[in-house]
Context: one part of a larger RNA
RNA sequence: AGCCAACGGUGAAUGCCUUGGCGCCAAUAACCGAAGAAGGACGUGGAUGACUGCGAAAAGUUACGGUGAGCCGUCUAUCAGGCUUUGACCCGUAAAUGUCCGAAUGAGGAAACUCAGCACUCGUUAUUGAGUGUUAUUCCAGUGUGAAUACAUAGCACUGGUAAAGGGAACCGGGGGAAUUGAAACAUCUCAGUACCCCGAGGAAAGAAAAGCAAACGCGACUCCCUUAGUAGCGGCGAGCGAAGAGGGAAGAGACUAAACCGUGCUGGCGCAAUAGCCUGAUGGCGUUGCCAGUACGGUGUCGAGGGACGACUAGACACUGCAUCAGAAGUGUCGCGAAGUUACAAAGUUGCUAGGUAGAAGAAUUGUCUGGGAAGACAAGCCACAGUGGGUAAGAGCCCCGUAUUCGAAACUUAUGCAGCCUUCGAGUCCAAUCCCAAGUAAUGCCGGAUCCGAGCAAUCUGGCAUGAAUCUGUGGGGACCACCCCAUAAGUCUAAGUAUUUAUUGGCGACCGAUAGUGAACCAGUACCGUGAGGGAAAGGUGAAAAGAACCCCGGGAGGGGAGUGAAAUAGUACCUGAAACCGUUGGUUU
Numbered sequence: 001a002g003c004c005a006a007c008g009g010u011g012a013a014u015g016c017c018u019u020g021g022c023g024c025c026a027a028u029a030a031c032c033g034a035a036g037a038a039g040g041a042c043g044u045g046g047a048u049g050a051c052u053g054c055g056a057a058a059a060g061u062u063a064c065g066g067u068g069a070g071c072c073g074u075c076u077a078u079c080a081g082g083c084u085u086u087g088a089c090c091c092g093u094a095a096a097u098g099u100c101c102g103a104a105u106g107a108g109g110a111a112a113c114u115c116a117g118c119a120c121u122c123g124u125u126a127u128u129g130a131g132u133g134u135u136a137u138u139c140c141a142g143u144g145u146g147a148a149u150a151c152a153u154a155g156c157a158c159u160g161g162u163a164a165a166g167g168g169a170a171c172c173g174g175g176g177g178a179a180u181u182g183a184a185a186c187a188u189c190u191c192a193g194u195a196c197c198c199c200g201a202g203g204a205a206a207g208a209a210a211a212g213c214a215a216a217c218g219c220g221a222c223u224c225c226c227u228u229a230g231u232a233g234c235g236g237c238g239a240g241c242g243a244a245g246a247g248g249g250a251a252g253a254g255a256c257u258a259a260a261c262c263g264u265g266c267u268g269g270c271g272c273a274a275u276a277g278c279c280u281g282a283u284g285g286c287g288u289u290g291c292c293a294g295u296a297c298g299g300u301g302u303c304g305a306g307g308g309a310c311g312a313c314u315a316g317a318c319a320c321u322g323c324a325u326c327a328g329a330a331g332u333g334u335c336g337c338g339a340a341g342u343u344a345c346a347a348a349g350u351u352g353c354u355a356g357g358u359a360g361a362a363g364a365a366u367u368g369u370c371u372g373g374g375a376a377g378a379c380a381a382g383c384c385a386c387a388g389u390g391g392g393u394a395a396g397a398g399c400c401c402c403g404u405a406u407u408c409g410a411a412a413c414u415u416a417u418g419c420a421g422c423c424u425u426c427g428a429g430u431c432c433a434a435u436c437c438c439a440a441g442u443a444a445u446g447c448c449g450g451a452u453c454c455g456a457g458c459a460a461u462c463u464g465g466c467a468u469g470a471a472u473c474u475g476u477g478g479g480g481a482c483c484a485c486c487c488c489a490u491a492a493g494u495c496u497a498a499g500u501a502u503u504u505a506u507u508g509g510c511g512a513c514c515g516a517u518a519g520u521g522a523a524c525c526a527g528u529a530c531c532g533u534g535a536g537g538g539a540a541a542g543g544u545g546a547a548a549a550g551a552a553c554c555c556c557g558g559g560a561g562g563g564g565a566g567u568g569a570a571a572u573a574g575u576a577c578c579u580g581a582a583a584c585c586g587u588u589g590g591u592u593u
Base pairs, nucleotide, nucleotide: 001592002591003590004589005588006587007586008585009584015578016543017542020514021513022511023510024509025508026507027506028505029503030502031167032166039101040100041099042055043054044053046079047078049075050074051073061095062094063093064092065091066090070083071082072081106115107114108113116135117134118133119132120131121130122129137164138163139161140160141159142158143157144156145155171202172200173199174198175197176196182189186236212219213218223250224249225248226247233241234240254495255494256493257439261299262298263297264296265295266294267293268292269291270290277286278285279328280327281326282325283324284323304473306438307437308436309435311431312430313429314428316335317334318333319332320331321330337427338426339425340424341423349422350421351420352419353418354416355415356414357413358412360408361407362406366381367380368379369378370377382399383398384388390402391401392400444468445467446466447465448464449463450462451461454480475490476489477488478487479486530537531536550577553564554563555562556561
């Protein structure tokens, strides 16, 4: 020095474990914000570094409920001092307080800072000083003032606003909009109206009550699912793309305007004393009344076997009204009758009941012996079960503990698209020849685009830009060029629940999901330490034991550390702590040269 064996060191694999993750399901909640959000900075404890909580009223204050014996959060002990059956701590509901920054909004600003004006209060002999409130912009409403320019308007000033702004995981609507890729190359095409960017809204959004489908029969708003169907089609007819009607389900709900006509107000024009007007008739009277146009409000009206206006006829009671009187007719109000209603159809709600939510309550049934450090194990004999899901307890516990099945519960707040009352709102019908109305720079047409299964094609339909530019029911659009016949529907205004999508969040549940190089980047004080000017990038790191019982005391040593003693089932479980492989380094013994 090599090899072998035993025993160690180092090292961290492996095994076991799980406080953390991952995925899915159901229900809830689906918005927060100038009444200052989301997110932060700085403070705040008797001693306080960090986390958590809270805000100068600062690990907290008040009220009302729940619970019932201990408590003053965690790492985390200790000391000091307190609270509590006159109910503390803890849990829930409703309040109070809530520094500074941040949309940040008095002005400024290099966020968490600086500096102001005004009003009131405190303080000072006085100034400086302190406190509370208020002071951004835009929009809307109102008031005042008021140019060019006479009225006016613009502008300006002031007051008021539970108006806006900013944030939010996905879902939704809209405006823009790729390329990798596939076509075995590539250009039309595809990927794909995807990714991404922007705008906007809500708890859902969008859509929606036929100018729709269909086909000679008929249906009857929209949305979603199944199917039709990988069909009909489109397509360098390549790659590929790819419907619709019908049928079966989920859910179901329909409404309001514009116009014609009437009335009222305002503005402009015409008219100027009467053959127009003042509801009709008669008599009298009035007169800037009246007529036309525009505009605002109210009434009426809302449809497709076309509808409505206008006109005609019929229709509860009472009261009132007009230029005057009489008669009629009309209108308004009240009552009666009828109908409806808070998600559209008009809009505030409020009370009670019922059923939930936000704390909770009751809740069955086992002992002995043996092994062991420890019984829940084994043996023996029982018991409960609408409860044998699960977790804990010194090892596998239905009957030890927490629970579970089941049943019950709210002072306060809250949900109901549940019910009832109060309350609120609305209200007739029939006929109808003519006349009037029935959504205009719209429909349609031309050119150029886009969408749809449809790539310009025979190319309808929907839709955008530019140009041209109708009709009013004997009208207009559609039924896939176009024409005829026939059929269907009534565009150019608005609103509308449910069924549908999603899950940042809350609660509950589940898993042939992971088990610390896995599972989230993060089981641990992690978006931390650290890196980067910045955008941004981004770790490592779990386990004594059942219980600290965490080793009194003695010895060596300056200490670290170790040897005894002691604890413990175990200390080769000793806070470098479960198990403790290998590489690597040794000690002892053997053996070979």
The part of an RNA shown here (large-subunit ribosomal RNA, domain I) has 593 nucleotides and comes from an Ilumatobacteraceae bacterium. Taxonomically the source falls in Ilumatobacteraceae (Bacteria, Actinomycetota, Acidimicrobiia, Acidimicrobiales). Its mean pLDDT, the model's own confidence on a scale to 100, is 82.